The part of an RNA shown here (small-subunit ribosomal RNA, central domain) has 352 nucleotides and comes from a bacterium. Rfam family: Bacterial small subunit ribosomal RNA. Its family is annotated with ribosome and structural constituent of ribosome in the Gene Ontology. The sequence was found in a public genome assembly.
Context: one part of a larger RNA
Parts: sequence; C1' cells; structure tokens
RNA sequence: UUGGGCGUAAAGCGUCUGCAGGUGGAGGCAUAAGUAGGUUAUUAAAUACCGGAGCUCAACUUCGGUGCUGUAAUCUAAACUGUGUUUCUAGAGGGUGGGAGAGGUAUGCGGAAUUGUGCAAGUAGGGGUAAAAUCCGUAGAUAUGCACAGGAACACCAAAAGCGAAGGCAGCAUACUGGACCAUUCCUGACACUCAGAGACGAAAGCGUAGGUAGCAAAACGGAUUAGAUACCCGUGUAGUCUACGCCGUAAACGAUGCAUGCUCGAUGUAGGCCCCCUCGACCUGGGGUCUGUGUCUUAGGUAACCCGUUAAGCAUGCCGCCUGUGUAGUACGGCCGCAAGGCUAAAACAC
Repeated sequence: UUGGGCGUAAAGCGUCUGCAGGUGGAGGCAUAAGUAGGUUAUUAAAUACCGGAGCUCAACUUCGGUGCUGUAAUCUAAACUGUGUUUCUAGAGGGUGGGAGAGGUAUGCGGAAUUGUGCAAGUAGGGGUAAAAUCCGUAGAUAUGCACAGGAACACCAAAAGCGAAGGCAGCAUACUGGACCAUUCCUGACACUCAGAGACGAAAGCGUAGGUAGCAAAACGGAUUAGAUACCCGUGUAGUCUACGCCGUAAACGAUGCAUGCUCGAUGUAGGCCCCCUCGACCUGGGGUCUGUGUCUUAGGUAACCCGUUAAGCAUGCCGCCUGUGUAGUACGGCCGCAAGGCUAAAACAC
C1' cells in the first nucleotide's frame, strides 16, 4: 500500500535474445464489443434523502415520492478504444554503393626482455634493505660477449581515441565470421516497442581431466622488525597464473543511472561517413553544413543538496524489474541447481 519512489538516503535484474502478456503510426469504409445517453423491469422491508401527517414540540411513529449499488432488455450516438476490410509511408526491415574499427574464432610468424643451459673471457665479491641477515659465489658467482632451450606478455604507436549487448578486446599476417555507421530513397508496407516464465553469454578466483610451467606468486619455510609479528620488508617457494575440453555463475559485473520513442537554448574538442566553398585541377591544408558515436562547459528546467543538463537526473508516453524503519539476514528452513566450493529463491521469533 500511494495521486510515493529507485545516481549518492531502501530500491535498475551483470548483459542480451525472446514465447505468452501489456502497449502500438497515417487515411477511408463498415461494425457496435468497450464507451456515452434515454426508456422499461428488477434491485424485500427497515435504514438514507425530499415533501406531508400524528403524539402540546422534539426524539419517535406514519404516508407519499426519490433513490443508492448493480443486472437485464430495448432504443439512440459513432468522437475515442476494439474488430473486419481497404489504402499509405514518416516507424521497422530489406536492396545497392562505400569507408572505419584492440568485435569474435582458428592457424602461422616476429622482435625486445626475464630465466635456464653450454662456451669464451675475467676475479672476489654479488644480491638485498631504512639498516641488515637468511641467500648465491674460488666446485669461479655478479658484470660482459656468443650460441641454444623454453614459457608468458606484446614497449614505442597510444589518445579525453576505437570496437563490442555486457563481461571484455591491443605485436604482425592469413582464413572464416558478427554488428554498427554513411549515402541512395530502389523494394516490403506497421512487419513495431517492451517482456513474467524460458534460453544464451558472462571478469577474477575456484573445481574436474589431460598437458604446460620462463616470470610472478596465495599456502608453506627461512631471515629481519617487534613486547609479540601466525603481518607489513627481505630470501626461497607449491597450487595457481598459460593451453584444450567440461563445470562454476558470482563482482564497487558501476554511469552505483533498465529498454524504446518523441520534444526542449548554446559553446568547444574528438572519431567515422557524406555534401558544399576555397583551388586550373588531383591530393593535402583551411572554412561551412549534415548524420552517427564519444568528451568537457553551460541556458531553461530539475534536484534535499551534490550535481544532471539533446549521451538528462528536464518535459512526456509504453513495457519490464525493484523498494517500503534498523538489527537479526541476504541468514535459517524448504525447494531447485552444483563434483565440491557454493549459488538462486527467501522468512520469523526477539530487540530497538
């Protein structure tokens, strides 16, 4: 419990696809289900309202009328909603022509660096810290050169940049492949929007099987610090991090802001396209316009304020999700899912 809200106070599902459902562009004709109006019937009595009457008044009693709330029948209206039919092109989709991009998957290749191994040359230190020590080193380390091995990540370019529904995506090349944008206005002709349930995707960590393991590094061990030090610092170091396949399904999954559509001042960057001007002309540069994206500042307006401000948190419409004092608690119980870890759904007593 509503004529309220959801950026930060409680509250937008992590994201998308989408059945049912809800909602839905413009014109004509028809219909009359919704809708509106009239009439009739019914809606027991009492009560209510209006007008009278009776107890001296009133309360009270009583008479007549009207109703209330619906329901049904019938007549009428045709603006709106619905339904049927027909037409349209502004929504939506398609065709054609373009350019952009770390969008995805797979395969191959590359250089720098770290580490290790071998060889060369060389000698006593190296490393590490606030300072040290553990540690490595005369069995020749560190530093230097050459060669080889292997794994992981791709400096500069690089950006307030780009792409993707989100998670996310960055060396180079090739193959396959998704989406968006611009121009044209050629085609279809409302085919649309949203979406409970459902399905798909979903960082990191974690789990299973088989590989791989250079560096880093939970756990663990040692050295320090300290009153102690199960830490911060140092030396080692196993899972893991990597690959393939299969699970998990959560994050401050954030713009803490659901999606779609329309409307509402400007200024200034930047990315992709198209058009025009400047030019003899091509390219470039410069200027202007326009569509799409991405930033900053700001008007009106909004906001508790902070701030938001054509990428709205302004003004509206449609649909979905969610909130309702704090703690208990995102817990218990039950159910579903999972190999497990656990996830999803989700209370109450009690206390204030």